Model confidence (mean pLDDT): 84 of 100.
Predicted 3D model of a 98-nucleotide RNA (SAM riboswitch aptamer (S box leader)) from uncultured Phascolarctobacterium sp.
The RNAcentral record of the sequence draws on MGnify.

[in-house]
RNA sequence: CUCAUCAAGAGCUGGUGGAGGGAUUGGCCCAAUGAAACCGCAGCAACCAUGCCUUUUGGCAAACGGUGCUAAGUCCUGCGAGAUAAUCGAGAGAUGAG
Numbered sequence: 001c002u003c004a005u006c007a008a009g010a011g012c013u014g015g016u017g018g019a020g021g022g023a024u025u026g027g028c029c030c031a032a033u034g035a036a037a038c039c040g041c042a043g044c045a046a047c048c049a050u051g052c053c054u055u056u057u058g059g060c061a062a063a064c065g066g067u068g069c070u071a072a073g074u075c076c077u078g079c080g081a082g083a084u085a086a087u088c089g090a091g092a093g094a095u096g097a098g
Base pairs, nucleotide, nucleotide: 001098002097003096004095005094006093011041012040014039015038016037020030021029022028026076027075042070043069044068047066048065050061051060052059053058074092079089080088081087
């Protein structure tokens, strides 16, 4: 940079650690009944890989492997449309594959 997905799902009476965290703006939240980070174990999903069917890039299964994820819709919002609403779209971000 390109493509796909993002309203679902799943955490601990564990260890280390000590004050921050939720990308960013403004909010609103979470946090010493212990944040981030790292480790352990458990779980979710099923993108890649795998198996079967089908055949066009489709469907199904399983979850051993490579990632990912396990507060709140990507927590809401920011730009455009719209009635300052609902809603839709864009952008940004996240994850995967290339």